The prediction has a mean pLDDT of 82.
The RNA shown here (transfer RNA) has 72 nucleotides and comes from Hanseniaspora uvarum DSM 2768.
[in-house]
RNA sequence: GAAUCUGUGGCGUAAUGGUAGCGCAUUGGAUUCCAAAUCCAAGGGUUGCAAGUUCAAGUCCUGUCAGGUUCA
Numbered sequence: 001g002a003a004u005c006u007g008u009g010g011c012g013u014a015a016u017g018g019u020a021g022c023g024c025a026u027u028g029g030a031u032u033c034c035a036a037a038u039c040c041a042a043g044g045g046u047u048g049c050a051a052g053u054u055c056a057a058g059u060c061c062u063g064u065c066a067g068g069u070u071c072a
C1' cells in the first nucleotide's frame, strides 16, 4: 500500500428495514442473628464518527476513525 472482517450500557453478547434485548456487574428490597447463596425490582445505550437512501436504518449505500486477519 491492497483485500477482508469487526465496532451495540462498566464487561460480554443478540436483534428479518418496523418500540435496541439478554447475561454478568452496579444499586435498592426480600430472606438471614450477621454474611454468602437465592428471589424480586430499578438505573445504565445518541448502536465508533459524519453524510445519504427510505414513511421508518444497529441493519442498506458512501466517506472516515480504531482494531483483527491475509497478501504485497
Base pairs, nucleotide, nucleotide: 001071002070003069004068005067006066007065010024011023012022013021018055026042027041028040029039030038048064049063050062052060
The sequence is in RNAcentral, with records from ENA and Rfam. The organism belongs to Hanseniaspora uvarum, within Eukaryota. Its Rfam family is "tRNA". By type it is a transfer RNA. RNAcentral records the identical sequence in 2 taxa.